[in-house]
Context: one part of a larger RNA
């Protein structure tokens, strides 16, 4: 100099504490160990490996196994001989029937112009991520990490970067043998929250008017045009917040109230990740050095495995019920998606679906809510609470649902009455609770994963303690 101490001091953070909801006990969903297997392919393993790679394992993916096959080869480029085409540069590469066979494929013949022989090589998801690029995680969106000159010290090195306020910040004052800089911090950046303007389709419907329908003395409701762009909304440009006023406090930096404002003191959310740590992940996304396989460690095909199951763990989802479950009636989104696509009305089925197709390459047309709230049963039971498990019948996607698909009808009704020690998340439009949408995709093991919107809390005395982190000092026989 560092690192490290169950040393000190100053400070952060869902770190504890205040609170709300969970997991840990049941059933099933997954991923991992393990075991089994002919194989259950590979990789990931404290946080930071386990709903992880996989944004879709019937086959196919597919690497794994067991059987059949092929060897210049599924695929690349370069050459040889015939063949056919030619504008003489060049360019080209085939179908059938049959037999055998689970198919891959070979065998025979016919057809053509379209065959035949070989080497260079191709090919490895075969090792090594401790030989690498790339790219990713982690501490951590923590507030840090250096340089140039200049001084000090023999030197490693120190000074700047410490001190004394301040800050979310090495943020800024203000001192000072130190003065500048530079990566980060903030700022520019996309989004939301307010307004002004400019535009009005395919979006609006306030007034104006027409037309149907109720209904009337008239009016009013209600559905539909036209005319219009007020409103809402779309989407481009501009305003708008800066501690800018005011007060009180400081030398300042700022801080504590306050007006005024849609929005105050980083207004709320994203992107964005400093030098560097872990020989951290990835040779199997690709790319690549070395080493290896070459009638195979290559390539085809068929079945099967990757979904096996005494048993452990992680990560969810459904309950254990009355703030609830059934039934009836009734009301409100928002992101998105659609052409081998998304589908209304209607018709058929108890339903999963089927029929059958108007409209729509999209503010035009489809696909659109549960929670909410009315009104009733049901009376605290293993129940009208739970839904696993089975037995029938079925529906759809796909050559194919037997290993191994998803939904539906009908019957079947396990375990479980709120979870030991422990242990996770979360400060506001959050948590908690409802459902919608997409990507992958023929279908779907999705309760996953990204996102939308509707309901909408409770606490925070305060930093002694856990645990991560900053910063200065101390001690150290470690480096």
């Nucleotide at each position: 100099u560092g690192a490290c101490g169950g040393g000190g001091g100053c400070c952060c953070g869902c770190a504890c504490a205040a609170g709300c909801g969970g997991a840990g006990g049941a059933g099933c969903a997954u991923g991992u160990g393990g075991c089994u297997u002919a194989a259950u392919u590979c990789g990931a393993u404290g946080c930071a490996a386990c709903g992880c790679g996989a944004a879709g394992a019937a086959c196919c993916u597919u690497a794994c196994c067991a059987g059949g096959g092929c060897u210049u080869g599924a695929c690349a480029u370069a050459g040889c001989g015939a063949c056919c085409c030619u504008u003489c540069g060049g360019g080209g590469g085939u179908g059938g029937u049959a037999g055998c066979g689970a198919a891959a494929g070979u065998u025979a013949c016919c057809u053509u112009u379209a065959c035949g022989a070989u080497u260079a090589c191709a090919g490895g998801u075969g090792c090594u991520g401790c030989a690498u690029g790339g790219c990713u995680g982690u501490c951590g969106u923590c507030a840090g990490u250096u340089c140039g000159u200049g001084c000090c010290g023999u030197g490693a090195g120190g000074u700047g970067u410490u001190g004394g306020g301040u800050u979310a910040a090495g943020u800024c004052c203000c001192g000072c043998a130190a003065c500048g800089a530079a990566c980060g911090c903030a700022a520019c950046c996309c989004u939301u929250g307010u307004g002004u303007u400019u535009a009005g389709u395919u979006g609006c419907c306030a007034c104006u008017u027409c037309u149907g329908g109720u209904g009337u003395u008239a009016a009013g409701c209600c559905a539909g045009g036209a005319a219009g762009c007020a409103c809402u909304c779309u989407a481009a440009a501009c305003a708008g917040a800066c501690u800018g006023c005011c007060c009180g406090u400081g030398c300042a930096a700022g801080c504590g109230g306050g007006a005024g404002g849609a929005a105050g003191g980083u207004g709320g959310g994203g992107a964005u990740g400093a030098c560097g740590u872990c020989a951290a992940g990835u040779c199997a996304g690709u790319a690549u050095g070395g080493c290896c396989c070459u009638u195979a460690c290559g390539c085809c095909c068929u079945g099967g495995g990757c979904u096996g199951c005494a048993c452990a763990c992680g990560u969810g989802c459904u309950a254990c019920a009355a703030u609830g479950a059934c039934a009836g009636g009734u009301a409100c989104a928002a992101u998105g998606g659609g052409a081998a696509g998304c589908a209304a009305u209607g018709c058929c089925g108890c339903g999963a679906g089927g029929u059958g197709g108007a409209g729509c390459a999209a503010a035009u047309c489809c696909u659109c809510a549960a929670a909410g709230c009315c009104u009733g049963u049901c009376c605290c039971a293993g129940u009208u609470c739970g839904g696993a498990u089975a037995g029938g019948a079925g529906u759809c996607u796909g050559c194919a649902a037997c290993u191994c698909g998803a939904c539906u009808c009908c019957u079947u009704g396990a375990a479980g009455u709120u979870g030991g020690a422990u242990u996770c998340g979360c400060u506001a439009g959050u948590a908690a609770c409802g459902g919608c949408g997409u990507a992958u995709c023929a279908g779907c093991u999705a309760c996953g994963a990204c996102g939308c919107c509707g309901u909408g809390a409770a606490u925070a005395c305060g930093u002694u303690c856990c645990c991560g982190g900053g910063c200065c000092u101390u001690g150290u026989a470690c480096a």